């Protein structure tokens, strides 16, 4: 990094659409057929959209989320290219080349933290060590010799992930960018590149140790909720208008109009009316019998969203490449107490045994024995990871087999 995800056939089934047919209460319902029917991961639910509805003037603040460059993409925290770092690939060292890894803006804005160890951990540090030139002690008659008491040294050793430029010469009492090559670094300019950057020049002894997957600073993006989103018919209970119906009771031209109707006390001669109290509606006035039509919302129930899509295969251009343009040709699942499978048989793929051959080698004069490799027969047994639930583009995790 690519390809497979056992193939055919027969037989019972399943889920979905098309047809015929026969019955029907007109909703379907039973029968035959045709086609189509899970994956690379359909999985985590980690990012990014596409739809939907809800909020939403603008801007800020906060919050979260990305971080080299430039392109691809609806879009991305993916993908490809490039730049830089660091680590591998040769006996060593440079280069050059291949491969591999990098949450790869910023640490001279500001805070903060550096465990253990160590003498010192940021404007540092004398434990070991090294000098002791100049000043002191001690010896000497002096030249000097000693001691390391003031005191100097960051060169070595030691401690660490890290110790305040490396490496060499030259200096020094010892040292030390103290001076000077060469790498490193910093400032500045040319030149090439669209850019990250890369070369070069010319300056400066050198300032500024790490950590932002701590705070933080700075660019850029970022409303929320998800198809149980939404949207449509619409039983049944409840509501609310209407009409018939029973009951009272007023009024009547005696044909009828009008009003009221829960439950429980009390008074009026009962029904009825009135007063009080109460139960459910209703915010409150106010209502409460029975049946039938109508309405507005709307459960459950269908249906709808639902599967033709940033779509899939072939070709061809252009592009280094992700990818894109253009032609052809194709329809490929849409279940919802969730379909997509079960048995048979034949043939291929693995792995063990036997058993034949053919080869090579060892022993061995030769027959022959072993070991091993190929084929061909024979019997066993294996065949992973896992299943769609609106749909897509990633990433991640899982997994057998073969290039």
């Nucleotide at each position: 990094g690519g390809a497979c995800a056992g193939a055919c056939g027969a037989u019972c089934g399943c889920c979905g659409u098309c047809u015929c047919g026969a019955c029907u209460c007109c909703g379907g319902u039973c029968g035959g057929g045709g086609c189509g029917g899970a994956g690379g991961a359909a999985a985590g639910u980690c990012c990014g959209a596409a739809c939907a509805c809800g909020a939403c003037a603008g801007g800020a603040c906060a919050c979260g989320g990305u971080g080299g460059u430039g392109g691809g993409u609806a879009a991305c925290g993916c993908c490809c290219a490039c730049c830089g770092g660091c680590c591998c690939c040769u006996g060593g060292u440079c280069g050059c080349g291949g491969g591999g890894u990098c949450a790869g803006g910023g640490a001279a804005a500001g805070u903060g933290c550096c465990a253990c160890a160590g003498a010192g951990a940021a404007c540092a540090g004398a434990c070991c060590g090294c000098c002791g030139a100049u000043g002191g002690g001690a010896c000497g008659c002096a030249a000097g010799u000693u001691c390391a008491c003031a005191g100097g040294c960051a060169a070595g050793g030691g401690u660490g992930a890290a110790a305040c430029g490396g490496u060499g010469c030259g200096g020094u009492a010892a040292g030390a960018g103290c001076g000077c090559a060469c790498c490193g670094c910093c400032c500045g300019g040319c030149u090439g590149g669209u850019g990250a950057c890369a070369g070069c020049c010319g300056g400066g002894g050198c300032a500024c140790g790490g950590c932002a997957a701590a705070c933080c600073c700075c660019a850029c993006c970022g409303c929320g909720u998800g198809c149980a989103a939404g949207c449509g018919c619409a039983a049944g209970c409840a509501g609310u208008u209407c009409c018939c119906g029973g009951c009272u009771c007023a009024c009547u031209c005696c044909g009828g109009u009008g009003a009221g109707c829960g439950c429980c006390c009390g008074c009026g001669g009962u029904c009825c009316g009135c007063g009080g109290g109460u139960u459910c509606c209703g915010c409150a006035a106010g209502g409460a019998c029975g049946g039938g039509a109508g309405c507005g919302g709307g459960u459950a129930g269908c249906g709808u969203g639902c599967u033709c899509g940033a779509g899939g295969c072939c070709g061809u251009c252009g592009g280094c490449a992700a990818c894109g343009g253009c032609g052809g040709c194709c329809c490929c699942a849409g279940a919802u107490g969730a379909a997509u499978g079960g048995u048979c048989g034949u043939c291929g793929c693995c792995c063990g045994c036997c058993u034949c051959g053919u080869c090579c080698g060892u022993c061995g004069a030769g027959c022959g024995a072993c070991c091993g490799a190929c084929g061909g027969g024979g019997c066993g047994g294996g065949a992973a990871c896992a299943g769609a639930a609106u749909u897509c583009g990633g990433c991640u995790u899982a997994c057998g087999u073969c290039c």
Molecule: Bacterial RNase P class A
Organism: marine sediment metagenome